[in-house]
RNA sequence: AGAGUUUGAUCCUGGCUCAGAUUGAACGCUGGCGGCACGCUUAACACAUGCAAGUCGAACGGGUAAGAAAGUGAGGUCGAAAGAAGUAGUUUUUUUACUAGUGGCGAACGGGUGAGUAACAUAUGAGAAUCUACCUUAAAGAGGGGGAUAACUGGGAGAAAUUCCGGCUAAUACCGCAUAAACUCUGAGGAGCAAAGCUGGGGAGCGCUGAGAGGUGUCCUGGUGCUUUAAGAUGGGCUCAUAUUGGAUUAGCUAGUUGGUGGGGUAAAGGCCUACCAAGGCGACGAUCCAUAGCUGGUCUGGGAGGAUGAUCAGCCACACUGGCACUGAGAUACGGGCCAGACUCCUACGGGAGGCAGCAGUGGGGAAUAUUGGACAAUGGGGGGAACCCUGAUCCAGCGAUGCCGCGUGUGCGAAGAAGGCCUACGGGUUGUAAAGCACUUUAGGUAUGGACGAGAAGUUUAUUUUUAAUAGAGGUAGAUGGAGACGGUACAUACAGAAUAAGCACCGGCUAACUCUGUGCCAGCAGCUGCGGUAAUACAGAGGGUGCGAGCGUUAAUCGGACUGAUUGGGCGUAAAACGCGAGUAGGCGGUAGACUAAGUUAAAUGUGAAAUUCCGAAGCUUAACUUCGGAGCUGCGUUUAAAACUGGUGUACUAGAGAUUGGCAGAGGGGAGUAGAAUUUCCAGUGUAGCGGUGAAAUGCGUAGAUAUUGGAAGGAAUACCAGUGGCGAAGGCGACUCUCUGGGCCGAUACUGACGCUGAGGAGCGAGAGCGUGGGGAGCAAACAGGAUUAGAUACCCUGGUAGUCCACGCUGUAAACGAUGAGUACUAGCUGAUACCGAGAGGUAGUGGCGAAGCUAACGCGAUAAGUACUCUGCCUGAGUAUUACGGCCGCAAGGCUAAAACUCAAAGGAAUUGACGGGGCCCGCACAAGCGGUGGAGCAUGUGGUUUAAUUCGAUGCUACGCGAAGAACCUUACCUGCCCUUGACAUCCAGUGAAGUCCUGGGAGACCGGGAUGUGCCAGAAAUGGAGCAUUGAGACAGGUGCUGCAUGGCUGUCGUCAGCUCGUGUCGUGAGAUGUCGGGUUAAGUCCCAAAACGAGCGCAACCCCUAUACUUAGUUGCCACUUUUCGAAGGGAACUCUAAGUAGACUGCCUGUGAUAAGCAGGAGGAAGGUGGGGAUGAAGUCAAGUCAUCAUGGCCUUUAUGGGCAGGGCUACACACGUGCUACAAUGGUGCAUACAGAGGGAAGCGAAACUGCGAAGUGGAGCGGAUCCCAAAAAGUGCAUCUCAAUACGGAUUGCAGUCUGAAACUCGACUGCAUGAAACUGAAAUCGCUAGUAAUCGCAGAUCAGCAGGCUGCGGUGAAUACGUUCUCGGGCCUUGUACACACCGCCCGUCAAACCAUGGGAGUAGAUUGUACCAGAAGGGGAUAGACUAACCGAGAGGGGGUCGUUCACGACGGUAUGGUUUAUGACUGGGGUUAAGUC
Repeated sequence: AGAGUUUGAUCCUGGCUCAGAUUGAACGCUGGCGGCACGCUUAACACAUGCAAGUCGAACGGGUAAGAAAGUGAGGUCGAAAGAAGUAGUUUUUUUACUAGUGGCGAACGGGUGAGUAACAUAUGAGAAUCUACCUUAAAGAGGGGGAUAACUGGGAGAAAUUCCGGCUAAUACCGCAUAAACUCUGAGGAGCAAAGCUGGGGAGCGCUGAGAGGUGUCCUGGUGCUUUAAGAUGGGCUCAUAUUGGAUUAGCUAGUUGGUGGGGUAAAGGCCUACCAAGGCGACGAUCCAUAGCUGGUCUGGGAGGAUGAUCAGCCACACUGGCACUGAGAUACGGGCCAGACUCCUACGGGAGGCAGCAGUGGGGAAUAUUGGACAAUGGGGGGAACCCUGAUCCAGCGAUGCCGCGUGUGCGAAGAAGGCCUACGGGUUGUAAAGCACUUUAGGUAUGGACGAGAAGUUUAUUUUUAAUAGAGGUAGAUGGAGACGGUACAUACAGAAUAAGCACCGGCUAACUCUGUGCCAGCAGCUGCGGUAAUACAGAGGGUGCGAGCGUUAAUCGGACUGAUUGGGCGUAAAACGCGAGUAGGCGGUAGACUAAGUUAAAUGUGAAAUUCCGAAGCUUAACUUCGGAGCUGCGUUUAAAACUGGUGUACUAGAGAUUGGCAGAGGGGAGUAGAAUUUCCAGUGUAGCGGUGAAAUGCGUAGAUAUUGGAAGGAAUACCAGUGGCGAAGGCGACUCUCUGGGCCGAUACUGACGCUGAGGAGCGAGAGCGUGGGGAGCAAACAGGAUUAGAUACCCUGGUAGUCCACGCUGUAAACGAUGAGUACUAGCUGAUACCGAGAGGUAGUGGCGAAGCUAACGCGAUAAGUACUCUGCCUGAGUAUUACGGCCGCAAGGCUAAAACUCAAAGGAAUUGACGGGGCCCGCACAAGCGGUGGAGCAUGUGGUUUAAUUCGAUGCUACGCGAAGAACCUUACCUGCCCUUGACAUCCAGUGAAGUCCUGGGAGACCGGGAUGUGCCAGAAAUGGAGCAUUGAGACAGGUGCUGCAUGGCUGUCGUCAGCUCGUGUCGUGAGAUGUCGGGUUAAGUCCCAAAACGAGCGCAACCCCUAUACUUAGUUGCCACUUUUCGAAGGGAACUCUAAGUAGACUGCCUGUGAUAAGCAGGAGGAAGGUGGGGAUGAAGUCAAGUCAUCAUGGCCUUUAUGGGCAGGGCUACACACGUGCUACAAUGGUGCAUACAGAGGGAAGCGAAACUGCGAAGUGGAGCGGAUCCCAAAAAGUGCAUCUCAAUACGGAUUGCAGUCUGAAACUCGACUGCAUGAAACUGAAAUCGCUAGUAAUCGCAGAUCAGCAGGCUGCGGUGAAUACGUUCUCGGGCCUUGUACACACCGCCCGUCAAACCAUGGGAGUAGAUUGUACCAGAAGGGGAUAGACUAACCGAGAGGGGGUCGUUCACGACGGUAUGGUUUAUGACUGGGGUUAAGUC
């Protein structure tokens, strides 16, 4: 950075798709280790169980347990007693530990989630009217009293939860009083407002207490706590500006609403609340409404600008089952607090209660999908505490998961017999592949064993010193010593041991896109991101081998950005591709001329504040490295403040005249409105003349007319439109405007000017104008004319043509508001070569101005084209576009009387749709040619037969050829053979080739069985070469084994070769140059000409090649040469037979000749054409051979060759017989005829070209004949086939199915051949069918041709009506190119390119899909009105109760409960809006190889 895909190809437009990066992912296959991260995106669904917020006894009164001290001390003991000691118990004091309760602090943090929220939020930046527990600093205080209440105890209710009553008691709990610096209020005088202690140490004195020891208080002192205040710090609350998704098919919203005043309320400004007053406020710069959504730092992507996103981490917000509410508190309207209502779940003794995992684990459910009911407070942090310490699912760790990122490993070196195996093969080999094996080595990771950290710095104890202090107590600081807390952890790490040992997959391989072969399959199975693969040779399916890519992962799916300049600020467009509103005037808005001055909003610069951290980037550092982490820097493009500048934009003010307007004098005009007038024509009416038709058409008919039409003359009526002038002429903004006159009126242009002084341009909405058709009301109505009727045409003809004809067309008033309303080109301004037509004005002219046309420069454009009237160069403003179809549609809204208009989607479907140009092809476009038509001659199509084909039949009727270009074709010749087909009988290394081994030469003869192939038996026989011989070799035959042979089996759509056809048509191309972005063009076109791209001229072309022509063969004339078998002018003769001859004919070799060369005319002076001369021949003399590039997947695998496939005791080979010869029928090609231009009989004449040895075969003889006998001659100018026939002469037949015609059939023969039954040809006799010139249609031929007549040859034993040649006789016609067919060239149109046998539209029928309407039905949400009113705080209230304060008391103040008022959630009723789902039936739309019209 691009690529694929629209086309036959091209350029453009334009969509779709791909390659990249990324993810909280999921799925498939696979899976060794470690580090660092991450892990319910769905049901803010429901939750069992455990844990997640406590702590303080140094605030308090108790309690429990264990001690200690003192006192007392039942019973019991001692003692006679007194009494003593003294147990249990008990009292007091006291120590330690624990603690329910009161109290304090915390629980508002931390943790979770993203439902709600489009602003009550968030981000950035400002601001003033505010609060802030704990913490820090500072100042001051801390005096003296009081009354209660939990716990506890006694009693009661209840299943429980819980609760009630009586009694006792403490405080750092509660309440007065005093004091008041500061603070608050203030009328400036004053008034009001506080507190709490606890704990440690202490010498003397004093108080209290105790028997005493001692205790305690005062006092001194430390710490901590308390109160008030001022500051700070931290954290909040509030306000403002800017920014923050989509929808206008949501355009108006708002009643505490906007503002004011008074009052209330709050920590605090404020309609925050309330009363009154005013009527405001918001909105096109998008209010309101609807839908969606937590916001940000950031994250992903991108070159950037942007786009998408908001997991983890961090900041803010919101929420805690749903809704409402407050209390407490510094802070909550409180996740693990409370009250009420609702839903749900659970318990219950049915009375009533309990609960809230969106904390950590975990369960169910949902889902494609997301972990353990783990360990520890060791670290970091938090709460409480003086501290020890306690709590902490925050956190740190571990577990699970390849979910991601990063790192490591699965070995290393040598090793060619390039092993085996696999795969491929051209069979030689190649590849897998140094890969393996083998040899040598290493040991990371994993395993086993041993050792073993960092993370720990504590606290505490103690020593020294220092501060405080009276103090060597105590407390704090510093230094040293000691001390000892690790979940992780069987850790990291280190060492040792053994051993290559335990460790590789996934996707892809047609193109895009790196990587190719084989097999299988056969439009099947399947693949596919796009294009597209698959119908028998698939690099695209499946498998295999091989390869490519990545690698503990790899693919797929989903999603985002990119590529996409495909929403374009950077950075697009609108003539024809999508896209300029039908048009102007104009509101808001945007933009705006010249010169000074001021200002400083924009702008620029500097400074400064902020832009959290993390992230990104740069530089270092720490983990073996990296990921990761730490440190430093840069950056955060932004916002604010201050200062400065003054060019530009803006603002203010002053001036100007070039823009704009104005004045004045002219000019042109179908510009508009109104009124009037005119003539021509059509029609109708009246009257006259006049008679049989008129009218209409391609041709007709309907129609009109003897009741007098048409025609013609005169007159009248009425409506509409204005000939000529008239012109790519004029006017108008567009639509549009056309007789003349008058009148009212708009605009433009030109000339001049001493006026105004930017007044301008554009223009969203809105309002106006707006062809035709149409609608409403009322007129009018001649002509024309939708609808309609009739007549034609036609397969039909709801059309085109004809005859009629109503709305309408016209007028007035109103509506509609659309057109290919087009220059498919918005308006304005400035600039940028010329030439030219015509319009208006000015000017003496040169020329100038304005409008309107044609060319054209630069430039632009995809091209076409545009080009001062721009689609050029720039600026300003507006409108519009973003793939095609669905769709100028649906729904909704607005407008309309209606018709309908304006606005305007989606689902779904497709990979295109489209523009311009190019080459072809095609066309009922032009030019030209051809037996193409026409003009002629003769046929075919009808008959019989022959032959081929189709069809049918058959055991088989072998196969192929199938429009022209198959069908007397392959087949130049099927009785057997051929033969490929069928039936039957046989063979299996084979009929044929090569190789190996054995035997034998080969061969010849006889013989048995059999239909034959074949199977036997016997006899004979030994050659050639080398060698002395033995023996070996060549060759042939035979036997055996296997490699292999064989195949007319398939594929002509895998092929070669050969062939047909267009077409003997004149075309098809190339090099260089030039033009074009390119496909391509030019050349090859144009003007002439030709049979011809033949030639000439011209020309951005110049040349060249394959074709044309010529060169070749035959033929027509002459000459030369040569004369045998040919010839014969001479002689002889039956006969060129002999002699002789070389003249002629002929033969066969070589020459000559014809070239538009000559003349005339014409043409352009050319090429050429026309005529003529001469010549045997004249314009290619006639004929042949010769077939360009290509087309038809044309034909042929059965001539041959050949890839692949198939077959191998058969699809091969042999044999016999049969079939290819069938026969209702259809077609093609022929033959013979239908007769007198003929048939028959007799006689008689004249060719050419061929063939001949397993051959042609003469004469002669025999036979009616086919033929036989015969055998001369001849390998041929000598002999033979061989008679030519039509023709000619004579005779006969006389128009009839006949003396035409010969089919068919019978009998008898001949010939070939082993063999003529199926199934040959010929002969004789007999028989004697159809057919009397052929419908529609169709074929050949232009001169030695058609027609007609025979002859020969190939094939061949035999068989010719076919084929190929040959000569004889020998015509007619061509005006001409309109038409038919085919072809060539040029041009034009094209939506065709498989190319008109193309493409393609709509209905109907069928299936499927999405969607609109729809009686309705069900839900969600929301508005309005009303009912109702829980909890709650607020107000009111004296019904009940009431400790502190006041009061001597009564009582008061204050409070609590109760009641009540407004507000108020859930709920309810009524009625609307919006939206979703569904709905019988119904509308259109889309899609779907072979349905219908």
Small-subunit ribosomal RNA from a metagenome, 1493 nucleotides, folded computationally. Rfam family: Bacterial small subunit ribosomal RNA.